[in-house]
Context: one part of a larger RNA
RNA sequence: GACGAACGCUAGCGACAGGCUUAACACAUGCAAGUCGAGGGGCAGCGGGGAAGGAAGCUUGCUUUCUUCUGCCGGCGACCGGCGCACGGGUGAGUAACACGUAUGCAACCUGCCCUUUGCAGGGGGAUAAUCGGAAGAAAUUCCGUCUAAUACCGCAUAAUACUUCUGAGGGACAUCCCUUAGGAUUCAAAGGAAGCAAUUCCGGCAAAGGAUGGGCAUGCGGCGCAUUAGCUUGUUGGCGGGGUAACGGCCCACCAAGGCAACGAUGCGUAGGGGUUCUGAGAGGAAGGCCCCCCACACUGGUACUGAGACACGGACCAGACUCCUACGGGAGGCAGCAGUGAGGAAUAUUGGUCAAUGGGCGAGAGCCUGAACCAGCCAAGUCGCGUGAGGGAAGACGGUCCUAUGGAUUGUAAACCUCUUUUGUCGGGGAGCAAGGUAGAGGGCGUGUCCCCUACCGGAGAGUACCCGAAGAAAAAGCAUCGGCUAACUCCGUGCCAGCAGCCGCGGUAAUACGGAGGAUGCGAGCGUUAUCC
Numbered sequence: 001g002a003c004g005a006a007c008g009c010u011a012g013c014g015a016c017a018g019g020c021u022u023a024a025c026a027c028a029u030g031c032a033a034g035u036c037g038a039g040g041g042g043c044a045g046c047g048g049g050g051a052a053g054g055a056a057g058c059u060u061g062c063u064u065u066c067u068u069c070u071g072c073c074g075g076c077g078a079c080c081g082g083c084g085c086a087c088g089g090g091u092g093a094g095u096a097a098c099a100c101g102u103a104u105g106c107a108a109c110c111u112g113c114c115c116u117u118u119g120c121a122g123g124g125g126g127a128u129a130a131u132c133g134g135a136a137g138a139a140a141u142u143c144c145g146u147c148u149a150a151u152a153c154c155g156c157a158u159a160a161u162a163c164u165u166c167u168g169a170g171g172g173a174c175a176u177c178c179c180u181u182a183g184g185a186u187u188c189a190a191a192g193g194a195a196g197c198a199a200u201u202c203c204g205g206c207a208a209a210g211g212a213u214g215g216g217c218a219u220g221c222g223g224c225g226c227a228u229u230a231g232c233u234u235g236u237u238g239g240c241g242g243g244g245u246a247a248c249g250g251c252c253c254a255c256c257a258a259g260g261c262a263a264c265g266a267u268g269c270g271u272a273g274g275g276g277u278u279c280u281g282a283g284a285g286g287a288a289g290g291c292c293c294c295c296c297a298c299a300c301u302g303g304u305a306c307u308g309a310g311a312c313a314c315g316g317a318c319c320a321g322a323c324u325c326c327u328a329c330g331g332g333a334g335g336c337a338g339c340a341g342u343g344a345g346g347a348a349u350a351u352u353g354g355u356c357a358a359u360g361g362g363c364g365a366g367a368g369c370c371u372g373a374a375c376c377a378g379c380c381a382a383g384u385c386g387c388g389u390g391a392g393g394g395a396a397g398a399c400g401g402u403c404c405u406a407u408g409g410a411u412u413g414u415a416a417a418c419c420u421c422u423u424u425u426g427u428c429g430g431g432g433a434g435c436a437a438g439g440u441a442g443a444g445g446g447c448g449u450g451u452c453c454c455c456u457a458c459c460g461g462a463g464a465g466u467a468c469c470c471g472a473a474g475a476a477a478a479a480g481c482a483u484c485g486g487c488u489a490a491c492u493c494c495g496u497g498c499c500a501g502c503a504g505c506c507g508c509g510g511u512a513a514u515a516c517g518g519a520g521g522a523u524g525c526g527a528g529c530g531u532u533a534u535c536c
Base pairs, nucleotide, nucleotide: 001535002534005532006531007530008529009528012387013386014385015384016383018380019379020345025343026342027341029340030339031338034083035082036081039080040079042076043075046074047073048072049070050069051068052067053066054065055064056063057062058061090298091297092296100222101221102220103219104218105217106216109215110214114211115210116209117208118207119206120205122156124154125153132145133144134143135142136141162187164185165184166183167182168181169180170179171178172177192203193202194201195200224270225269226268231261232260233259236258237257238256239255241253242252243251273295274294275293276292277288278287279286280285300321301320302319303318304317323334324333325332326331351377353376354375355374359373360371361370362369363368390421391420392419393418400412401411402410403409404408425477427472428471429470430469431468435463438459439458440457441456442455444453445452446451447450480525481524482523483522484521485506486505487504491520492519493518494517495516501508502507
């Protein structure tokens, strides 16, 4: 000098950042991933319409109200289906490794949504959930029967610049082979919906090519401690053939060979997420990796795959284990290293808050819905920066305190009193933002009739009546902490008497202690100051 700090004393305000470094310990409760009715069958619940019946009022055919029926309309719980849930958020346990950083390569690869281009969408089929009926069970849940729909599922037709393969020509390369082109054969598609009277338009569907984005793989180099770790290795090293994969590869398998690594440190053990960066230092270097950003790994512990463009999946599945809970003892349920919060551990680390207004994400044609991402607010001097606690005058150098060479002097000290001002912050009163882009409805205009432009109206802010501005009263409400032997800025008195104590080092204290304790004074820093831990 630094710090994600802690402790002691003290404490006025604001802004900006920060806040479990320990037990990757265990978790009550709530929330953190849904959405689409413009894919579908339906209609439990809500609102409207219609029908029938009852009651009340009476203007005797109307109003109100109740019951039942009806998917007809708005819409919609559960269900089938689509997309999302692989993002966002958390943590650093493991990992000394192509995990990371950097530079290359892939003639060995994939890529949903998005963009561009080309083309296509013909005709059929069988189921199933929900519903309804029944059954088992304490529950979780499960089973049986009948029916039904789809943008769910499955054949058929059609199709090439796609796939597999054959033949020919040209070009290229890195051993495999790659690219272009001509011809033949083989295989593989699809889905509809909304608006409208309609024409049609819009949103989707399928195939192929290209792009973008995101990933996968391989390689060179780089970044740690111990040699009181010297030998290690049998799928081990290589080959041939296969399997598997998006793809290369002992990745896996059969056979064959006996190799491969190592004092330029293999192997083993210990430690550790890596980087951008941060601290220190004149630099070289040394140390660190909290917040923020990128990458990796993990999600109670271990393993496994399924679905999918993408996972071997934090709030999915299955199995095993430990733990906790429910149970009718037969059997079941769970996973905060998401946001809050609880217990425990600890020197130590916050609210079971508000809002989707903005930014962004998911779904949706849209309106919109969801979003503990995010934006805000709350707590904490834990940090950095800024401001304040007053300013000018004022000598009888007051009183009091302390000290001395003591009728007196020195010091506290212009300090106070007193006079004249100011009002930041705080208090009170009044006004009051920016952050807002947009959305809906209506009128008009351009063109390609559903988009763009423009106008009007309405809606639209959690923070927040906050920031900020104006006004009022009033010096009013706001200073401490450590030190004073030397290092090191700052000295005297009293008490104590090797005691009590101090101390970072040297060292103080045994009767005149500037070193202990108190007082007065001084010095340093200041809403902080000191101590402790750690790094340079």